The part of an RNA shown here (small-subunit ribosomal RNA, central domain) has 353 nucleotides and comes from a Candidatus Bathyarchaeia archaeon. The full RNA is in RNAcentral, with records from ENA and SILVA. Lineage of the source: Archaea > Thermoproteati > Candidatus Bathyarchaeota > Bathyarchaeia (SeqCode). Rfam family: Archaeal small subunit ribosomal RNA. Its family is annotated with ribosome and structural constituent of ribosome in the Gene Ontology. Model confidence (mean pLDDT): 88 of 100.

Context: one part of a larger RNA
RNA sequence: UUGGGUCUAAAGCAUCCGUAGCCGGCUGGGUGUGUUCUCCGUUAAAUCCAGCGAUCCAAUCGUUGGGCUGCGGAGAAUACUGCUCGGCUUGGGGGCGGGGGAGGUCGGCGGUAUUCCCGGGGUAGGGGCGAAAUCUUAUAAUCCCGGGAGGACCACCAGUGGCGAAGGCGGCCGACUAAAACGCGCCCGACGGUGAGGGAUGAAAGCUGGGGGAGCGAACGGGAUUAGAUACCCCGGUAGUCCCAGCUGUAAACGAUGCGGGCUAGGUGUUGGAACGGCCAUGAACCGUUCCAGUGCCGCAGGGAAGCUGUUAAGCCCGCCACCUGGGGAGUACGGCCGCAAGGCUGAAACUU
Numbered sequence: 001u002u003g004g005g006u007c008u009a010a011a012g013c014a015u016c017c018g019u020a021g022c023c024g025g026c027u028g029g030g031u032g033u034g035u036u037c038u039c040c041g042u043u044a045a046a047u048c049c050a051g052c053g054a055u056c057c058a059a060u061c062g063u064u065g066g067g068c069u070g071c072g073g074a075g076a077a078u079a080c081u082g083c084u085c086g087g088c089u090u091g092g093g094g095g096c097g098g099g100g101g102a103g104g105u106c107g108g109c110g111g112u113a114u115u116c117c118c119g120g121g122g123u124a125g126g127g128g129c130g131a132a133a134u135c136u137u138a139u140a141a142u143c144c145c146g147g148g149a150g151g152a153c154c155a156c157c158a159g160u161g162g163c164g165a166a167g168g169c170g171g172c173c174g175a176c177u178a179a180a181a182c183g184c185g186c187c188c189g190a191c192g193g194u195g196a197g198g199g200a201u202g203a204a205a206g207c208u209g210g211g212g213g214a215g216c217g218a219a220c221g222g223g224a225u226u227a228g229a230u231a232c233c234c235c236g237g238u239a240g241u242c243c244c245a246g247c248u249g250u251a252a253a254c255g256a257u258g259c260g261g262g263c264u265a266g267g268u269g270u271u272g273g274a275a276c277g278g279c280c281a282u283g284a285a286c287c288g289u290u291c292c293a294g295u296g297c298c299g300c301a302g303g304g305a306a307g308c309u310g311u312u313a314a315g316c317c318c319g320c321c322a323c324c325u326g327g328g329g330a331g332u333a334c335g336g337c338c339g340c341a342a343g344g345c346u347g348a349a350a351c352u353u
Stems, first nucleotide, its partner, number of pairs: 003325004007307002012321001014201004021194003025088007034080001035077008048066007091191001092188003095184003103177007110154002115149007125136002162169002206247006215241002220236004258320006266298013302309002326353003335346004
């Protein structure tokens, strides 16, 4: 609960696609659904309003008239809305063009380093810390040189740079594949927006089966520290981290800011594209101006409790969805659905304050 809100106070679904529903550009004709007007009927009484009357007055009551609201019928209007028949091009989609990008999937190739192994050299320590010790080393370590194995990762470039719906994406090359921006204004002609249910995707950790295992490293063992030290520090180290197939479906999944559209001062960087001018005479170069799209910073009006925000709005409007309604109890219990499990989704109350 006909209200006000959702960056930070409670509140934007993790993200996208999309069903129903809701909403919907410019223009002409028809219709007359909604809508508006007039008339008629009905809308019991009481109630409501006005006049008059009753009791000495009032409450109250009686009476006459009117009204409220809804429904039905007849007639009229046609701006908006609906339906229907046409037209249009600005929204949307398609086409063509040259560019940009860590977008995705798969395959191949490479690089440095760590670790281990082998060979050679070499000799007494090495390692670690605040200081130490556990540890390692005469079965030759640490260190230097050469060779090999294996797994993971991808320095510099690298940038409030780019791409992606979000999660996320970074060595090089190739194949396949997706999206966006710009330009042309060639084609279609409202085909659109949102989206309850629903579907798909979804970091890390975790789970199942199979592989792999260098480094790191929950748990665990040991050494220290300490009053203690189930920690911080050190020496080790299993799961895991990696790959394939499947599951899970959650995060401070954050811009803590839903999506789409329109309108409302500027300044200054940067990325992509386009046009024009300049310079040099050539290179997809560089410089400048303008425009479009993205991404940052500052800032007027405005907004805001303030922090701040401010054409990438949290300003002014429209459409649609989701959500909030004091704290605790509690994201708990119960039930349902999903999951192998862990658990997830939905989600109270008593009581308390």